[in-house]
Context: one part of a larger RNA
Parts: sequence; C1' cells; structure tokens
RNA sequence: GGCAUAUGGUGGAUGCCUUGGCGGUAGGAGCCUAUGAAGGACGUGGUAGGCUGCGAAAAGCUCCGGGUAGUCGCCGAACAGACGUAGAUCCGGAGAUUUCCGAAUGGGGAAACCUAACACGGGUAAUGCCGUGCUAUCUUUGUCUGAACACAUAGGGCAAAAGAGGACAACCGGGCGAACUGAAACAUCUAAGUAACCCGAGGAAAAGAAAGCAACCGCGAUUUCCUUAGUAGCGGCGAGCGAAAGGGAAUCAGCCCAAACCUGCAGGGUGUUAAAGACCACAGUCGUUGCUCUGCAGGGGUUGUAGGAGCCAUUGGGCAUUGCUGUGGGAGUGCCAGGAAGUUACAAAACAGGUUUCUAAUCGAAGCAGGAUGGAAAGCCUUGCCACAGAAGGUGAAAGCCCUGUAGGUGAAAGGAAUCUGUCUUCCAGUGGUUUUCCUGAGUACGACGGGACACGAGGAAUCCUGUCGGAAUCUACGGGGACCACCCCGUAAGGCUAAAUACUCCCUACCGACCGAUAGUGAACUAGUACCGUGAGGGAAAGGUGAAAAGUACCCCGGGAGGGGAGUGAAAUAGUACCUGAAACCGUAUGCCU
Repeated sequence: GGCAUAUGGUGGAUGCCUUGGCGGUAGGAGCCUAUGAAGGACGUGGUAGGCUGCGAAAAGCUCCGGGUAGUCGCCGAACAGACGUAGAUCCGGAGAUUUCCGAAUGGGGAAACCUAACACGGGUAAUGCCGUGCUAUCUUUGUCUGAACACAUAGGGCAAAAGAGGACAACCGGGCGAACUGAAACAUCUAAGUAACCCGAGGAAAAGAAAGCAACCGCGAUUUCCUUAGUAGCGGCGAGCGAAAGGGAAUCAGCCCAAACCUGCAGGGUGUUAAAGACCACAGUCGUUGCUCUGCAGGGGUUGUAGGAGCCAUUGGGCAUUGCUGUGGGAGUGCCAGGAAGUUACAAAACAGGUUUCUAAUCGAAGCAGGAUGGAAAGCCUUGCCACAGAAGGUGAAAGCCCUGUAGGUGAAAGGAAUCUGUCUUCCAGUGGUUUUCCUGAGUACGACGGGACACGAGGAAUCCUGUCGGAAUCUACGGGGACCACCCCGUAAGGCUAAAUACUCCCUACCGACCGAUAGUGAACUAGUACCGUGAGGGAAAGGUGAAAAGUACCCCGGGAGGGGAGUGAAAUAGUACCUGAAACCGUAUGCCU
C1' cells in the first nucleotide's frame, strides 16, 4: 500500500409523513372608484426585528346578535402590567375613525415631499403660527356676457348642476395587424385575421324578429350543440382551406319609432272686399282671427294575404263636464264600473308584508367495559351497545360508542339575494268598403373603377362592406332566388330595442381525484416574487420533520471557549435542538491475510 471483516466519521439518498400545491364538479359572485379605488409609503405594541392586523380614535373604538371561561395575534418564549360570569377574548352584521402617496384633482414635484389663495375658527399685545373646509381638467346642461358687423354668431366668464377619469384573471365587440413556420427551396398561398398593440362594454358580450331560406313542397327572429361532412366547393387544383340548406336537440318573446293626418305652442312670410276664420246647422257675437313655411310637444301609426292616413257606412256601459253665447247634432275630457297587463325589451317609480336562502351558531345515539403485552391501546383475547350517524380528523400504535364531528333537526337583532302578495302604475271599440287622394327611412339602392369580407385566391362570381366618380324608383313600386334574361316564387332595405339557451374564472362555499409528496407539486409547504443579481426593462433562488409530552440534560469533572466525560429525563439520547430514518462517493480506527 492492497483485500476482507468489524466499527465509526462525513454526507443527506431512500422510506415514512404533510401544513402546500395541481386538476376538477356543483352552487355563488363577477365586485371596486372623486363619499378618493386597486396598489403602496410611513407609522401603530410596556419591552418589538419580521409577518399579520390596524391608522394619530392606529394588534384597535361604538352598537346589535352569537357564544362561554378564560384572555391580551404569529415567529416566541419571558418579564412587567391589565381585562373577564355586571359576560371579556373570540365569531357574525351594521357603523365610527381611516396619516401620506397613488386616477390624485389648489400649484409644483426626483411617488409617499415642497408650497399657496380664499372662507371660518383657535392663539398672540401684534405679526409669525395652528386647525377645518374649499380651489384640477374635460363633456353636457344652465346662466351671465360678447367681436369683426346692426341683429346675431364666434369667443369669454361662472365658488352653477350633473357626469367622466383609474383599476380589473379570463371571457366579449370593434380598430390596427406581423413573422417564424408549412409548401420538404420560394413569390400566390399557409401560419392567420392568429400573436402583439389600441378603443369600448357587461356579468355575460355579440346577434336578433326576414328587402331570410327553400323550390313549385314548404318553413317562419337570434344564439348554442349533434349531424349533414372532411361532403359541395375553393386551391402555384400544390401545401392546404372548407361551408350551407335540411334533420335532431337546448332555449324560446316579441316589440317601439320616422312619415301621412289632427291639435297646441313659438318664430318667419303673406294677407283684407269682414271675406276665406272661430267643430257642424240656424241666429247673434268676436276678429290680424286666416293661409303658408320651419321648429318643438301631444295624439295617430308601424306592415307584405301589403299596411296605415284620409273619406264613406255601420254597431258601441253609466254619470258629469267643456269651447264666444243660445238651441240641436257631433267630438273631446274627467270619474265610476268592467276587462287586460306590468317594472329584462314592449311606459315607469316606490312602499309594506309573507316565504325561501346567504352572512355567526346550536342540539345531536352508543363501553370513563374487563384481561394480557407495551412507555402509551385505539391493535390482540373476552364480553356489550348505537346506527337516517361505520364521512373524516384528532387523541402516547390501528377508536362507530374518548374528543371534534357525521346522519338528521333547530336558528338571525342586523345586512344581502331570490320569489310571492297587496298598495301602486299603465292600457282598453271594433267591423266593412275605397276606381281615385296622401304616407311607408335618398346622396340611399344601384352602376363603374380600386380594395376588403363571404369556405369561394377575379373566377361564369351572385351576396355583403366602401375609398373615388356617377346616381334611381315610390306599391301599376322595389329587392332576392350564385353571371344575365323571362316566367314563377319569396320578401319589403336605406331607424331602433329585446330575456333565455352560449363563453370565461382573479374570487367565495362545499365536495371529489388509478394527481404530486419537499430536485416532486405553484417560482414560492419555511420572513417568496423574499434574499440576491441588473442603470433599467427584467431575472430570481436555496431553505420542511427532536419527542407522546421539553420532560430541551439540575449537579459534578476536563477545558479560555468550543466540545466532551459522569449524573439525570425519556420507551429510545447512535431521538440532545448541527436533532426521524440515515444509502453511496470520500476519510478513519481495530483485527486478519498478502506484498
């Protein structure tokens, strides 16, 4: 030096464990914000570093409920001092307070800082000083003013009112819009209208009540799913892209304007021979009343079998009342009666009550059974009991009956949600005819050129959108049915609203898993987006386990200490806080053999 055996050190694999994650199911919620959010800074405890909570009223204050014997949050003990059966701590609901920054909003600014005006108050002999409130911008409305230029308008002011601004995981609509890649290269094409960026909204959004499909039969808003179907098609006919009708399901809901016409109000124009006017007839009376245009408001009206207006005809509860006057007619208005509907669209607001439910809780069966082992019994042996409860967790090993619970019941002063009822609110007459009169969304439809969207790449290319230029018709009308024409059929554009079925999950509650178990599972089981790195955008860790219980080794000895030897605790100390188990590499010690 090597090998072997034994025994240690180092190291932290493995096994076991789980406070944490991952994925899902069902329900809820989808909030917040100028009454100052989200997110922070700084403070705040008797002693106080971090986390948590809170805000100068600062681990908290008040009220109302629940609950019961202890309490003054965690790492984390300790000391000191307090509180509590006159009900504390704790849990739930409602309120108060809530520094500074931040949309940040008096002005400024290198966020958490600096510095004003005005009003009121405090203080001072007075000034300085202190406190409270208020003062940003934009939009709309209102109001006051007010040029060129008379009216006006532009512009300006307002310590007038209302609204907005910021945040937000994904989902949604719109705008703008790549490249890698694939085509085995690459240019049309693809990736893909994807990613990224921007705008906007909601709990969903969008779409939506046919100028639709279909095919000579018919259907009847939209949305989503299954199918049709990888079909018909499109395509350097390459790579690839890729429908619809129809069928079956989910869910179902339909409405309102514009216009014609009538009435009122305001303004402009025009107008006279009392005449065209004042609901009609007659009589009286009045009169810039009338006519016309524009605007506003109310009524009316909303469709394709065309509909509506106007006109004509006809039927229609009661009472009261109205116009310049009287009589008659007609019309309108109000009340009552009757009927219908309703707060998601179709008009719209509030109150009261009931029920259910959420936000604390509460009751809840049955062995303190015996024996042996053991440190400890819940495991074993023996013998009982409960069960609408044998889910689960804990307890010194493995517990239906020890604890928390579970099944099943009960429960809310206060706040939220849903739903029902009542008050309440709103509406209410149709029918028939009409050759003719009026209305039914215009720089629109459509065309040409250039683009884009449609599964459809310009193609035979319909359909939809529109940058430029042209530019209709008006129901005997217009659009569509995949060039175009005819017949036929279907529909009625150029205004608007609309629940449900559908999408998603930052978040809350309950439950689940042939999901992980500390190099795994979130980056993060622990002071984690921390430490640390970077000028910055940004990047980004490592790190769990004594024991049933600290019972965490009094006392003695060696040593300066670290550490160790006794003693003691404990079932165990080779469980001693460098702590469960404790592999290997690596390093020793002892013995044997070989060299």